[in-house]
Source information:
This is a predicted structure of a 145-nucleotide RNA (c-di-AMP riboswitch aptamer (ydaO/yuaA leader)) from a Solirubrobacterales bacterium. Its Rfam family is "c-di-AMP riboswitch aptamer (ydaO/yuaA leader)". Gene Ontology terms of the family: cyclic-di-AMP binding and regulation of gene expression. Rfam describes the family as follows. This family represents a conserved RNA structure found upstream of the ydaO and yuaA genes in Bacillus subtilis and related genes in other bacteria. It was read from a public genome assembly, where an Rfam model found it.
RNA sequence: GAUGCCGCCACGCCGAAUCCGAGGCAACGCCUCGGACCGGGGGACCCAGUUCGUUCGGGGCGAAUCUCACGGGACACCGUGAGAAGCGCAGGCUCUUUCAGCGCUAGCCCGUCAGCUAACCCCGGAGGCCGACGAAAGAGGAACG
Numbered sequence: 001g002a003u004g005c006c007g008c009c010a011c012g013c014c015g016a017a018u019c020c021g022a023g024g025c026a027a028c029g030c031c032u033c034g035g036a037c038c039g040g041g042g043g044a045c046c047c048a049g050u051u052c053g054u055u056c057g058g059g060g061c062g063a064a065u066c067u068c069a070c071g072g073g074a075c076a077c078c079g080u081g082a083g084a085a086g087c088g089c090a091g092g093c094u095c096u097u098u099c100a101g102c103g104c105u106a107g108c109c110c111g112u113c114a115g116c117u118a119a120c121c122c123c124g125g126a127g128g129c130c131g132a133c134g135a136a137a138g139a140g141g142a143a144c145g
Base pairs, nucleotide, nucleotide: 012129013128014127018036019035020034021033022032023031024030025029037125038124039123040122041121042120047115057113058110059109060108061107065084066083067082068081069080070079071078072077086104087103088102089101093140094139095138096137097136098135099134
């Protein structure tokens, strides 16, 4: 000096997961209480749906679903590859759109039960990351002159 790894801080990213006040603690964080705001679920008329039986029930959060080919397997399912739909990404205030590039396409919960749904009722405000390479159009806002 270069490269790799680990830790910390800052900017920033995914996400509803933030802010304010009071008190406490082993103290720049955590805990309790209250409030604001954000997010999710249940729940009428109307509408939708509408036979019977079976089980392979059915449902919710989330972008995280579907199809095809091959292989394993008795099925369910698992693995690999490809595609479609969907989602995310500092020329650095926010939003919408197009192109390009990169990445994700998980996991968890309810427990036989839930369509929509006013009133009403219930619940959550976590966790993870540190990569950031672009090209255009429009709208709004802020600052400065």